Predicted 3D model of a 711-nucleotide part of an RNA (large-subunit ribosomal RNA, domain II) from a Candidatus Altarchaeales archaeon. It matches the Rfam family "Archaeal large subunit ribosomal RNA". The full RNA is in RNAcentral, with records from ENA. The source organism's lineage runs through Archaea, Nanobdellati, Candidatus Altarchaeota, Candidatus Altarchaeia and Candidatus Altarchaeales. Model confidence (mean pLDDT): 82 of 100.

[in-house]
Context: one part of a larger RNA
RNA sequence: GCCAGGGAGUUUGUCCAAGUGGCGAGCAUAACUCUAAAAGAGGGAUGCCCAGCGAAAGCAACAAGCGCGCAAGCAAUGAGGCGCGAGGUCUGAAAGGGCCUGAAGUCACUUGGGCCAUACCCGAAACCGUUCGAUCUAGCCCUGGAUAAGGUGAAGUGAGGGUAAAACCUCGUGGAGGCCUGAAGAGGUGCUACGUGCAUGUGUUCUUGUAAUCUGGGGCUAGGGGUGAAAAGCCAAUCGAGAGCGGUAAUAGCUGGUUCCUGCCGAAGUUGGCGUUAGUCAAGUCUCGAGCGAGACAACGGUUGUUGUAGAGCUACGGAUUGGGGAUUUAGGGGGAGAAAUCUUUCGGUUCCCUGUCCAACUCCGAAGGCAGCCGUGUUUUAGACCUCGGGAGACGGGGUGCCGGGGUAAGCUUGGCAUCCGAGAGGGGAACAACCCAGACUAUGGUUAAGGUCCCUAAGCGUUGGUUAAGUGUGAAAGGGUGAAGGGCGUCUGUGCCCAGAGACAGCGGGGAGGUUGGCUUAGAAGCAGCCAUCCUUUAAAAAGUGCGUAACAGCUUACCUGUCAAGGACGUAGGCCCUUAAAAUUGACGGGGCUAAACCAACCACCGAUACCAUAGACGACCCACAAGGUCGUGAUAGGCAGGCGUUCUGCAUGGACAGAAGCUUCUUUGAAAAAAGGAGUGGACCGGGUAGAAAUGAAAAUCCUGGC
Numbered sequence: 001g002c003c004a005g006g007g008a009g010u011u012u013g014u015c016c017a018a019g020u021g022g023c024g025a026g027c028a029u030a031a032c033u034c035u036a037a038a039a040g041a042g043g044g045a046u047g048c049c050c051a052g053c054g055a056a057a058g059c060a061a062c063a064a065g066c067g068c069g070c071a072a073g074c075a076a077u078g079a080g081g082c083g084c085g086a087g088g089u090c091u092g093a094a095a096g097g098g099c100c101u102g103a104a105g106u107c108a109c110u111u112g113g114g115c116c117a118u119a120c121c122c123g124a125a126a127c128c129g130u131u132c133g134a135u136c137u138a139g140c141c142c143u144g145g146a147u148a149a150g151g152u153g154a155a156g157u158g159a160g161g162g163u164a165a166a167a168c169c170u171c172g173u174g175g176a177g178g179c180c181u182g183a184a185g186a187g188g189u190g191c192u193a194c195g196u197g198c199a200u201g202u203g204u205u206c207u208u209g210u211a212a213u214c215u216g217g218g219g220c221u222a223g224g225g226g227u228g229a230a231a232a233g234c235c236a237a238u239c240g241a242g243a244g245c246g247g248u249a250a251u252a253g254c255u256g257g258u259u260c261c262u263g264c265c266g267a268a269g270u271u272g273g274c275g276u277u278a279g280u281c282a283a284g285u286c287u288c289g290a291g292c293g294a295g296a297c298a299a300c301g302g303u304u305g306u307u308g309u310a311g312a313g314c315u316a317c318g319g320a321u322u323g324g325g326g327a328u329u330u331a332g333g334g335g336g337a338g339a340a341a342u343c344u345u346u347c348g349g350u351u352c353c354c355u356g357u358c359c360a361a362c363u364c365c366g367a368a369g370g371c372a373g374c375c376g377u378g379u380u381u382u383a384g385a386c387c388u389c390g391g392g393a394g395a396c397g398g399g400g401u402g403c404c405g406g407g408g409u410a411a412g413c414u415u416g417g418c419a420u421c422c423g424a425g426a427g428g429g430g431a432a433c434a435a436c437c438c439a440g441a442c443u444a445u446g447g448u449u450a451a452g453g454u455c456c457c458u459a460a461g462c463g464u465u466g467g468u469u470a471a472g473u474g475u476g477a478a479a480g481g482g483u484g485a486a487g488g489g490c491g492u493c494u495g496u497g498c499c500c501a502g503a504g505a506c507a508g509c510g511g512g513g514a515g516g517u518u519g520g521c522u523u524a525g526a527a528g529c530a531g532c533c534a535u536c537c538u539u540u541a542a543a544a545a546g547u548g549c550g551u552a553a554c555a556g557c558u559u560a561c562c563u564g565u566c567a568a569g570g571a572c573g574u575a576g577g578c579c580c581u582u583a584a585a586a587u588u589g590a591c592g593g594g595g596c597u598a599a600a601c602c603a604a605c606c607a608c609c610g611a612u613a614c615c616a617u618a619g620a621c622g623a624c625c626c627a628c629a630a631g632g633u634c635g636u637g638a639u640a641g642g643c644a645g646g647c648g649u650u651c652u653g654c655a656u657g658g659a660c661a662g663a664a665g666c667u668u669c670u671u672u673g674a675a676a677a678a679a680g681g682a683g684u685g686g687a688c689c690g691g692g693u694a695g696a697a698a699u700g701a702a703a704a705u706c707c708u709g710g711c
Base pairs, nucleotide, nucleotide: 001711002710003709004708005707006706011117013115014114015113016112017111018110019109020108021107022106023105026048027047028046032042033041034040052059053058062085065084066083067082068081072077086101087100088099089098090097091096120257121256123254127247128246129245130244131243132242138221139220140219141218142217143216144215145214146213147211149181150180151179152177156173157172158171159170160169161168185208186207187206190204191203193202194201223239225235226234227233260646261645262644263643264642265641270283271282272281273280274279286392287391288390289389290388291387295380296379297378299377300376301375302374303373304372305371306370307369311365312363313362318359319358320357323354324353325352326351327350328349332347333346334345335344336343337342398422399421400420401419402418403417404416405415406414407413427438428437429436442619443618444617445616446615447614448613452609453608454607455594456593457592461606463605464604465603466602467601468600474596487581488580489579491578492577493576494575495574496573497572499570500569508565509564510563511562512561514538515537516536519533520532521531544559548557549556620636621635622634623633624632625631647700649697650696651695652694653693654692656690657689658688665684666683667682668681669680670679671678672677
């Protein structure tokens, strides 16, 4: 891991509610007794109810009086119901106010829920008590044992030298040392080759190896205690408090699990409280039942109010704010003139005019909308809505998108409002993809569409018409997002403005491009062309006191301008479409892919495909109408959850069946049912087993790192 078996809301008591039943102004007994144990009988202690109000002393209730009115009814009327009124009591000086009053309870059973108990099941780490442990290990005590061999050569000392004597020197001797190498022994540093087992082991390398050495046997210290050359180490493979047993099924607002079917409805992640934010209580929200008896409300239209947002505006306030001009010198600073007084100028202040702007916490204004009332349409409702009361919940971590805000540089960020979806929603599209688009799935079959698509993968058009694009643009990528931005393009298309043009434009080619004059000044020079000033006149078809090269200055080349030739459009703007550029990211690479010049883009059109949508037919179920049936209308996604109806297992009572001419069980096939399931056939098996009805439960398995067994 798989399979089989086991495996989780139980039971007592009590309280609340509902259903059913008994009795009913009452209802019921408990212990206990009698009896055969049961049934039955007795037992009235006691409990609940029949009166309340008040802290208490204490006092102590309907007039069935008036009106409305549901069901019903022709009507009158009208149980219950509602509004008044009246009453009891408390408080108060009173007014007023609180609670109560026109009689329904009680007992049993069943179910749902609360509480006490282990209380749906499994799960701690811990806490306390008691007992057992020092055969492991720590320290200590007692008593034993062990340490090959070699090296080094301290003190002391002998001899010699040396000295006045010493010191001192040399050679011997000697054999010290938590000395050295290293065996046994002890340890366990590096490596990680090997490798069993429940368990840190082997190998190699390394450390120590006469000492604070190693070691055998015996003994002592015990759990908040020991021991510790101290690592919170060790105390029997267990240690920041040992182990066994007990308290004990500790507790767990936490994790996991919680077993058959179908039908109806169907949430919340908000508000308030809580040492509360992993929880819980109340409200809101869901469900079921009852009561009442007539309106209720998504949406739309109208109308009347209300509002101060978007926008806008500011000589309409508050505040911010550009430039110019005027007046005034009114606090002041700087500059100038003057011996000073003083004058003047500039900045500054105040004020006026013109001009340019801004605001969540500005508003002279002011929408769209929002909200409230009324009216209408619509939906829903006497088949009982809305509302009220009662039983049962779940939930109180939310999230995405669009629009409008706050915070933030920003975020798949955070925090609000409105709407919607996911949550709890399947299906189709989006390559794949909770919340984007289409669309809300009862079942079956057939058809029609939506979003989105129609060359192949791949269902359907290589559809039609007219344009655009040549960039594979379309359809790369990116580091917030977005049709990749500003910017640029003699790419190309379209519109438009103005000018030139068969009296010949534009481009090219041929020719001309002169004279006064080398204009004046400047300058070494300045001759169209360093610079400054001026920029005239003449001849002309036209030709600048010169557009650019060039020269030291001239020269030279060229342009403007004119003309010939040629022959038909051309020059300059402006606006737009598509395209190009701008355009950089890390594994090779993404239009879904192939591939496409349309199978791209724009505009228009016609077909077709395409879903659980819509339609049709048949069927099932729910609610309602109608009920004699037939028929009709609306509905049937669903988590938590509420409510309802069923299937199956074991046992019991009561009746009733089957079985050796073959029960149960097992294997397999068929049929029936919406399902849980049931029935039948065949085989196997070899002795018990059903259906009905009523009842009782140790009553249903896929999950719990579930338990046990098998493989």